Background:
Lysine riboswitch aptamer from a bovine gut metagenome, 155 nucleotides, folded computationally. It matches the Rfam family "Lysine riboswitch aptamer". A reference for the family is Sudarsan et al. (2003), "An mRNA structure in bacteria that controls gene expression by binding lysine", Genes Dev.
[in-house]
RNA sequence: GAUAGAGGCGCGUUUGCCAAGAGUAGCGGGAGUCACGGGCGGUUUUGCCCGCCGCGAAAGGGGCCGACGCCGAAGGGACCGGAAAAAACCGUCCGGCGUCCCUGGGCCGUGGGAGAAGAUCUCACGGACUGUCACGUUUUUCGUGGAGCGCUAUC
Numbered sequence: 001g002a003u004a005g006a007g008g009c010g011c012g013u014u015u016g017c018c019a020a021g022a023g024u025a026g027c028g029g030g031a032g033u034c035a036c037g038g039g040c041g042g043u044u045u046u047g048c049c050c051g052c053c054g055c056g057a058a059a060g061g062g063g064c065c066g067a068c069g070c071c072g073a074a075g076g077g078a079c080c081g082g083a084a085a086a087a088a089c090c091g092u093c094c095g096g097c098g099u100c101c102c103u104g105g106g107c108c109g110u111g112g113g114a115g116a117a118g119a120u121c122u123c124a125c126g127g128a129c130u131g132u133c134a135c136g137u138u139u140u141u142c143g144u145g146g147a148g149c150g151c152u153a154u155c
Base pairs, nucleotide, nucleotide: 001155002154003153004152005151008071010070011069012068013067014066016064017063018062026055027054028053029052036051037050038049039048040047041090042089043088044087045086046085074103075102076101077100078099079096080095081094082093083092104130105129107127108126109125110124111123112122113121114120132146133145134144135143136142
């Protein structure tokens, strides 16, 4: 340098089905423009819409079976662009791939965010577990520490 592997509730993509989303958004009709209540991501100012009747979705996310690609699998942050009525501040979401940085892995707990949500995802912190290597050891074992740009095997 090349090839092949290992970690396990392992990672990611995806068809189909199902629940929920939701009697919501929206459309049509009605009423009204005073007041009251609610909404348009949070706060402030302004503006607009709604409250009753009828009809009535979808997306993102989730669960299950299967298929496919795999073991930096993959995920996240910074950066750029966009979004929800207008402005200021703050926050969130979506997209982009160029670069840089972080994370071995899954699980649990606390707090924040997204979300209709007790689902799920994500971020920060903490905890034990697990795989791997190094060092030490009482060398069956245990302890400490590091990181996947690692580790093991073969050529």
The RNAcentral record of the sequence draws on MGnify. The coordinates come from a structure-prediction model, not an experiment, and the mean pLDDT is 77.